[in-house]
Context: one part of a larger RNA
RNA sequence: UUGGGUUUAAAGGGUGCGUAGGCGGGCUUGUAAGUCAGUGGUGAAAUGCUGUGGCUUAACCAUAGAAUUGCCAUUGAAACUGCGAGUCUUGAGUACAGUUGAGGUGGGCGGAAUGAGUAAUGUAGCGGUGAAAUGCAUAGAUAUUACUCAGAACUCCGAUUGCGUAGGCAGGUUGCUAAACUGUAACUGACGCUGAUGCACGAAAGCGUGGGGAGCGAACAGGAUUAGAUACCCUGGUAAUCCAAGCUGUAAACGAUGAGCACUGGUUGUUGGGAAUACACAGUCAGCGAAGUGAGCGAAAGUAUUAAGUGCUCCACCUGGGGAGUACGUCGGCAACGAUGAAACUC
Numbered sequence: 001u002u003g004g005g006u007u008u009a010a011a012g013g014g015u016g017c018g019u020a021g022g023c024g025g026g027c028u029u030g031u032a033a034g035u036c037a038g039u040g041g042u043g044a045a046a047u048g049c050u051g052u053g054g055c056u057u058a059a060c061c062a063u064a065g066a067a068u069u070g071c072c073a074u075u076g077a078a079a080c081u082g083c084g085a086g087u088c089u090u091g092a093g094u095a096c097a098g099u100u101g102a103g104g105u106g107g108g109c110g111g112a113a114u115g116a117g118u119a120a121u122g123u124a125g126c127g128g129u130g131a132a133a134u135g136c137a138u139a140g141a142u143a144u145u146a147c148u149c150a151g152a153a154c155u156c157c158g159a160u161u162g163c164g165u166a167g168g169c170a171g172g173u174u175g176c177u178a179a180a181c182u183g184u185a186a187c188u189g190a191c192g193c194u195g196a197u198g199c200a201c202g203a204a205a206g207c208g209u210g211g212g213g214a215g216c217g218a219a220c221a222g223g224a225u226u227a228g229a230u231a232c233c234c235u236g237g238u239a240a241u242c243c244a245a246g247c248u249g250u251a252a253a254c255g256a257u258g259a260g261c262a263c264u265g266g267u268u269g270u271u272g273g274g275a276a277u278a279c280a281c282a283g284u285c286a287g288c289g290a291a292g293u294g295a296g297c298g299a300a301a302g303u304a305u306u307a308a309g310u311g312c313u314c315c316a317c318c319u320g321g322g323g324a325g326u327a328c329g330u331c332g333g334c335a336a337c338g339a340u341g342a343a344a345c346u347c
Base pairs, nucleotide, nucleotide: 004318005317006316007301008300012315014201015200016199017198021194022193023192025088026087027086028085029084030083031082033081034080035077036076037075038074039073040072041071042070049065050064051063052062053061054060091191092188093187094186095184096183097182098181099180100179103177104176105175106174107173109171110154114150115149116148117147118146119145120144121143125136126135162169163168206247207246209244210243211242215241220236221235222234223233258314259313260312261311262310263309267290268289269288270287271286272285273284296303297302320347321346322345329340330339331338332337
C1' cells in the first nucleotide's frame, strides 16, 4: 500500500464549535482541466515473451514481431466529475403563531430535620453494640417545653417522566437568557455534511487566596474484635464537603456502541404538539421506553426504524501478552500530575 476491523475479543476522541481539507440536491446552457477515442513523435540497445532460422541437439547465437501498460503534441466526443453563467425548491436556514421542560445564570423567600445557646420542668442515668467498652452525665445529662442562632440539603409529588452537546440539572418565586417541538408554507435559494491543527466547555477528588463550617467525615486518637487487626463495628475528630473569583483537565467521562443522510414488516406503553363540531377509535409530526421474529446481522451473548441491518460521506482509533501508559525528550501545570509516547528483554 491493498485488504480487515473498533458493544463485550486490540480498537470510537469526554463533549461541542469550527479553520484547512475531503465529500455534496434538481434543471438548462457554455467550457474542455480530469475522462474517452483517433493520429503523429518519443519510449536506446541488450535482457524477457512469441514465431522462424544457424552450430548434430541443448545451452548459445541470429532474425522478425509483439511488448515497452509511460510522456509530449494534435484532431475530435461531451455522458460523468470540475469550472463559468442562469434557474428551481425538496436539503439547510429565516419569518409569523402557538406549546413544552429538574436547560443555564443572578436575587429575594419557605418549612421540616440536625446541631448549638438561654430559660423552665424533672432525676439518674444516657448513648452505643452481636455483646461491650471508650464517651456524655449530680458542676444536673438523656427526655419534654418555649424562645433564639447557624450551616447544609430540599420529604411527598416522582415516574424505564422531562430538559441539556457532554459533564450534568429537582423546595418555591422572580429578573435575565438559551433551546427544542408543532403549525402556516410567507421569505432566502444549496447557503449543506464531516472536520486534522485550534478554541471553548468539562463529575468527583486535588491545589493556592479570602470567607464559612450544622451534619457528615479521609488522616489521626481512643474503645472493641482478633493469633495479630495499621481493617470491617463503636466513641470522638482535622482536611474536605459549602461560597466567591482562579488553577487542574482526568473518570467504568458507558449505550463500554463517533457524526450526518437515505432505505428496510408489524405489536405495545408514554411525553409534547397539530387537524376535526366532538368524547372516543384510527391516522400524523417530534421525543422517551418495552417485548420480539416473518427478516437481516453476529463467534455467541444479543441487536433489530433510537440497528450491532442495507448503502454513501467525513473524522478518530486498532494490529499478540508482559515490559508500559513505564523510560527518555518535548509541551502544559503553583504542585499533584496531565498530554505525547518507545526500546532492550521475556513468554
A computed fold for a 347-nucleotide part of an RNA from an uncultured organism, annotated as small-subunit ribosomal RNA, central domain. Rfam family: Bacterial small subunit ribosomal RNA. Gene Ontology terms of the family: structural constituent of ribosome and ribosome. RNAcentral holds the full RNA, with entries from ENA and SILVA.